[in-house]
RNA sequence: UUAGAGUUUGAUCCUGGCUCAGAAUGAACGCUGGCGGCAUGGCUAAGACAUGCAAGUCGAACGGACAUAUUGAUUGGGUAACCGAGAUAUAUGUUAGUGGCGAAAGGGUGAGGAAUAAAUAGGUAACGUAUCUUUAGCUUCAGGAUAGCGUCUAAGUGCUUGCACUUUUCCGAAAGGGGCAUUAAUACUGAAUGAUAUCACUUGCUUAACUGCUUGUGAUCAAAGAUUUAUCGGCUUUUGAGCGGCCUAUUUCCUAUCAGCUUGUUGGUGAGGUAAUGGCUCACCAAGGCGACGACGGGUAGCGGGACUGAGAGGUUGGCCCGCCACAUCGGGACUGAGACACUGCCCGGACCUCCACGGAGGGCUGCAGUAACGAAUAUUGGGCAAUGGGCGAAAGCCUGACCCUGCAAUGCCGCGUGCAGGAUGAAGCCCCUCGGGGUGUAAACUGCUUUCAGGGGUUAGAAAGCUACGGUUGAUCAACCCCAGAAGAAGUCACGGCUAACUUCGUGCCAGCAGCCGCGGUAAUACGAAGGUGGCAAGCGUUAUUCGAAAUCACUGGCUUAAAGGGCGCGUAGGCGGACAUGAAAGUGUCUUGUGAAAUCCCCCGGCUUAACCGGGGAAUUGCGGGACAAACUCCAUGUCUUGAGGCAAACAGGGGUGUGUGGAACUCUUGGUGGAGCGGUGGAAUGCGUAGAUAUCAAGAGGAACGCCGAAGGUGAAGACAGCACACUGGGUUUGUACUGACGCUGAGGCGCGAAAGCGUGGGGAGCAAACAGGAUUAGAUACCCUGGUAGUCCACGCCGUAAACGAUGCCUACUAGGUUGUGGGGAUUCUGACAUUCUCACAGUCGCAGCAAAAGUGUUAAGUAGGCCGCCUGGGGAGUACGGUCGCAAGGCUAAAACUCAAAGGAAUUGACGGGGGCUCACACAAGCGGUGGAGCAUGUGGAUUAAUUCGAAGCAACGCGCAGAACCUUACCUGGGUUUGACAUGCUUGGAUGCCAAUCUGGAAACAGAGGAAGCUGCCUUCGGGUGAAACUUGCACAGGUGCUGCAUGGCUGUCGUCAGCUCGUGUCGUGAGAUGUUGGGUUAAGUCCCGCAACGAGCGCAACCCUCGUCGCUAGUUACAAGUGUCUAGCGAGACUGCCGGUAUCAAGCUGGAGGAAGGUGGGGAUGACGUCAAGUCAGCAUGGCCUUUAUGUCCAGGGCGACACACACGCUACAAUGGGCGGUACAACGGGAAGCGAAGGGGCGACCUGGAGCGAAUCUCAUCAAAGCCGUCCGUAGUACGGAUUGCAGGCUGCAACUCGCCUGCAUGAAGCCGGAGUUGCUAGUAACCGCAGGUCAGCCAUACUGCGGUGAAUACGUUCCCGGGCCUUGUACACACCGCCCGUCACGUCAUAGGAGUUGGUAACACCUGAAGUCGGUGACCGAACCGCAAGGGAGGAGCUGCCUAGGGUGGGGCUGAUAACUGGGACGAAGUCGUAACAAGGUAACCAAUCACUAGU
Repeated sequence: UUAGAGUUUGAUCCUGGCUCAGAAUGAACGCUGGCGGCAUGGCUAAGACAUGCAAGUCGAACGGACAUAUUGAUUGGGUAACCGAGAUAUAUGUUAGUGGCGAAAGGGUGAGGAAUAAAUAGGUAACGUAUCUUUAGCUUCAGGAUAGCGUCUAAGUGCUUGCACUUUUCCGAAAGGGGCAUUAAUACUGAAUGAUAUCACUUGCUUAACUGCUUGUGAUCAAAGAUUUAUCGGCUUUUGAGCGGCCUAUUUCCUAUCAGCUUGUUGGUGAGGUAAUGGCUCACCAAGGCGACGACGGGUAGCGGGACUGAGAGGUUGGCCCGCCACAUCGGGACUGAGACACUGCCCGGACCUCCACGGAGGGCUGCAGUAACGAAUAUUGGGCAAUGGGCGAAAGCCUGACCCUGCAAUGCCGCGUGCAGGAUGAAGCCCCUCGGGGUGUAAACUGCUUUCAGGGGUUAGAAAGCUACGGUUGAUCAACCCCAGAAGAAGUCACGGCUAACUUCGUGCCAGCAGCCGCGGUAAUACGAAGGUGGCAAGCGUUAUUCGAAAUCACUGGCUUAAAGGGCGCGUAGGCGGACAUGAAAGUGUCUUGUGAAAUCCCCCGGCUUAACCGGGGAAUUGCGGGACAAACUCCAUGUCUUGAGGCAAACAGGGGUGUGUGGAACUCUUGGUGGAGCGGUGGAAUGCGUAGAUAUCAAGAGGAACGCCGAAGGUGAAGACAGCACACUGGGUUUGUACUGACGCUGAGGCGCGAAAGCGUGGGGAGCAAACAGGAUUAGAUACCCUGGUAGUCCACGCCGUAAACGAUGCCUACUAGGUUGUGGGGAUUCUGACAUUCUCACAGUCGCAGCAAAAGUGUUAAGUAGGCCGCCUGGGGAGUACGGUCGCAAGGCUAAAACUCAAAGGAAUUGACGGGGGCUCACACAAGCGGUGGAGCAUGUGGAUUAAUUCGAAGCAACGCGCAGAACCUUACCUGGGUUUGACAUGCUUGGAUGCCAAUCUGGAAACAGAGGAAGCUGCCUUCGGGUGAAACUUGCACAGGUGCUGCAUGGCUGUCGUCAGCUCGUGUCGUGAGAUGUUGGGUUAAGUCCCGCAACGAGCGCAACCCUCGUCGCUAGUUACAAGUGUCUAGCGAGACUGCCGGUAUCAAGCUGGAGGAAGGUGGGGAUGACGUCAAGUCAGCAUGGCCUUUAUGUCCAGGGCGACACACACGCUACAAUGGGCGGUACAACGGGAAGCGAAGGGGCGACCUGGAGCGAAUCUCAUCAAAGCCGUCCGUAGUACGGAUUGCAGGCUGCAACUCGCCUGCAUGAAGCCGGAGUUGCUAGUAACCGCAGGUCAGCCAUACUGCGGUGAAUACGUUCCCGGGCCUUGUACACACCGCCCGUCACGUCAUAGGAGUUGGUAACACCUGAAGUCGGUGACCGAACCGCAAGGGAGGAGCUGCCUAGGGUGGGGCUGAUAACUGGGACGAAGUCGUAACAAGGUAACCAAUCACUAGU
């Protein structure tokens, strides 16, 4: 002391990326903001800077000057008192200059720098050091200058009129410079002395060695004084401390698309130079040095202590504080000095800025403040030297933007407060509501209490140490304590779909918007906006940015059969790793010890601020590096030995191993000749093509090239690619057995080298067959294809390239170990007397099944994907992309190496359940087939579409809308249109006004009616009563709530219905298997109409479905019987029972389920028919049947009325009716039903009419009467004679009947007349398996009537066919493939067109950068020269000498010219890429994806072929 979550899927497991929750920050932004403490604060433009300050100090080093005081030589005035001047000297103070010390520290910044740096450990025997400290000494004599100070005036002549000359002299705007004279020192110079200093030689010691230490001799080198007389200085030397210089080792970022670099380069000798080593520099000599352990080049970067994060290992980082380095406008240079190549010094060059009188001059905030600029962004032009520290000074002291404080900023950390207690009729307001209530909420109000902080007033000490003229004096700033008043002055921000704590209402309506990821929003949004509420944190909260974590997502702690990932294969270099035994050594390793690892930080303990942050003290830690001692197991190293790894030798063996040469037969094509005579060939079907100039076919002869049948195999060989007739020659490897040899010689293998299918390339051959491209024929919407006919490269050989493949076992090589069974190939042995066979053991190779284990699973499993070891290669989300650029190889094609921008939230693996397949198997159904009849053609009827209309109301839309909702549209219905009315309403409930002045009928007026107005004497008016009245029920009336809506949403719903489908399926519990989704059961073998039953089985059972139970028809029995002319009977009516169960027999079957045949029976295997519809599917249908959420409407989208419309008509479709005729039509005669209906009804007899019908009114609420006739087809007879008819009946005219307020739009029926199309129906399509189809009529519902040919039922007559399951449609089960899951009406590819974005190339254009060559070259050191200058020394002088100016040489910053390198920006145009809601063309892939797909190459090209 280690936490996970969301997101790929219908679901699952895995891989894998993206995203989130945490911590942190020199931060910024939005909203908000009470107080204090401690910290922190230009990260950008090392860009530019106005102004002020940031380094001075010493008079006890020096001479002056000035001021003051004293002294007072001398002297002026005055009669004097006195007033003045004042040399000299002294004292005090100030200080420009000389001189000393400091200014190299402190302070700032991080540009540069990848090593000349940093860190750690060492070395310096190769060094320095002012101030401080220590030791031993010394401090003598002399000299010449120089600053300061002082002073510095013009005039004349000549002429070119602004120059020259002379005497002489200051010039300039400024900065500054110059001349003359003079002066001091602790400034400078000379001399003396001198050592344990330095140098030379030398003695001894030490050392690996030396420039070490030491002895002796010789040579050489120094100084400064001041003063208060006690000190401070000065010089030489020595020591120490501290500080530095140099050297060594190790470590320190990315890039190989940077692989070779280097000439002072590497070393030596000598010299120079330095404090010192050294190519540091130079001359000469040698030719070295560095590099895959990454040189050289490019990019980036100050380094460390530490900081952040993390469980750790690590990763990131280096702001504040500390150490080191580097820099100071950019570049170069030296001077001074102990120390610099010097932030506020000097010189030069460049850029920029300032001043200027145009001649010149000045400047450097990366010090503290501050300014503009830049930027998302970072503070006061503050106070003080009181403290700490520094410089100078003997000291006082002065200076100090170091520092201490202050100001500003919520920038961070820490602390405190914004009150505490009580207080329910749970006030008001607001929000929600099911209208009952709930929430805000003890929250407030109200009552009591307290006063931190802020505010006001006051008091005392502290931070204080020091200095001192001993009198005293110093606080910039801050804290502590006491008192006063009053709850008073003090809360926000973000979130509330999941992750993630926290939910409702309204608004909006894929809009506006949100979003970290997934994703919200298209009219009921917990996801947008607002409100109420809630959650989190809190003087802050949230967002953005960045780092670490989570991420085991670079892994030391992961992987590579299929997810990304094993190199195509071998040989082999470096490297890595390596058998057994012994000895030694001690590099690695271990133990102990020691030095170091600065301080601060982190951690622990203690302590100080009221606490904390913060600070102080002590300890621990600092995992590192170095020294020493010991150990010797393991590794390395050295030596010796061994045989098991490896190799050798011998004898056998197998083999399509390789290379070359030769040779053989079959087939094919061609040539020649013969026979023969019309076709051949080819396909799904054809055509192109060949053929009467004789093909195909067939025979004979010949030519040519390529490939090698049978054997042949799950077989053999090879490293892989690959290898096949036969023979010969040469040759590689392997296995077995034996063995007396060598003695670890081994394994792997980055680079490297070699081999390496096919296609392709080059040169030269060859060319039979096949065959890219190409041509033609087909197919097709097209067909640049698939199919066919041809056909060139190529395929073959030789030589040379190429170097890639799905080069695959998608599995690198080597070694060892870890159950077995079985098969094959090549060997060896044992058993047996021998041989064969057999059994068994063993070695090598090649397969298969399988345990453990492993694995996400599939699978693998001694040929590992198990357990281990060694070495190599490779991977890190998908796309962009194996692409661009660069490099390299290649003749080319192209190969190898190999990114980024941008874009997505996935891409992917394995397995599961479905669905689907122009996949497979089994199986069913009037599904097909076999039949019968229709439909599609005609006319009409009905429905629909369309078009029309004021309206033609609305709905239904493949099957599963269309004679459907509608089992009855003239008005009504009615929802539509036109017009006219009406507004609490046509209808409901409640409240309210009125109240006999009420309501209201008749009647009248207008009107189409509704309605409006008049009228109101007829009628109505409850209950209680004290008869005064009260109440206000019913009806009506006034007003308010509300009613109403066939208005919208069937995609908000309930209910109901259709459909798959009366198909046989759909599930559950427990158990078991699987990580899991799931599986099993339910699969399998039989069987069935059936998941029906039987058998088997890791399943055992159960449920919803099937079946049965229910209704009906068929047979029989029993019971009862209105009606049926009487009686009887029952064949009738309607109730109850019986009967049928594979029960019996034969066959068959697993002797199971069952099937098949038979008997009996009215009926036989479900007897016929009906009702009955599993889990679910289709957002199927219906808001117009009903109900209902939400929305909309309210003098209208409600409601009432009249008329119209739903009936229209060029046309299209659907269900039907009637026909087209003789199996018929007309006429006459004649026979037989059943189901049903009837009171506002059915309606008889009788009568009238050709008829529809009228009249009539018996009977009947029905087994009685009636509809109702004699049902029709049928049967008998007769006419018609194949014709648009004696078929067909549309259409039209006339005359009638019926219903009804009303038949014009728009009813039905009758009679007469009229007499259309139509002569059996194209492609196609439909119904039906027996009392069925077909044909025939009858009844009923709705209904005044009826557009009914419809629908629902009823009976009459009454067939044909089914071999069978290949095919079409649909369904069920199993299996298979899948890139589908909205589930094939799926998914999905590419071109083209349009828009946006980034990128590559690009004639070029334009920057940056580091070098190179040449030219030029400031300042400056060094060198040369030095005719000029030249105080100190020498010299009487002349002169000498040191030195210098000047000139010059090398080097060199910078500049110029030139050609290249590297790297940016930009560019007409070009290329591909990514993304985009609907575009165009096709359909390449996923199923056998309709030509299996894919990999490589070639060719053509839209996907492609």

Annotation: This is a predicted structure of a 1505-nucleotide RNA (small-subunit ribosomal RNA) from an uncultured Planctomycetota bacterium. Its Rfam family is "Bacterial small subunit ribosomal RNA". The coordinates come from a structure-prediction model, not an experiment, and the mean pLDDT is 82.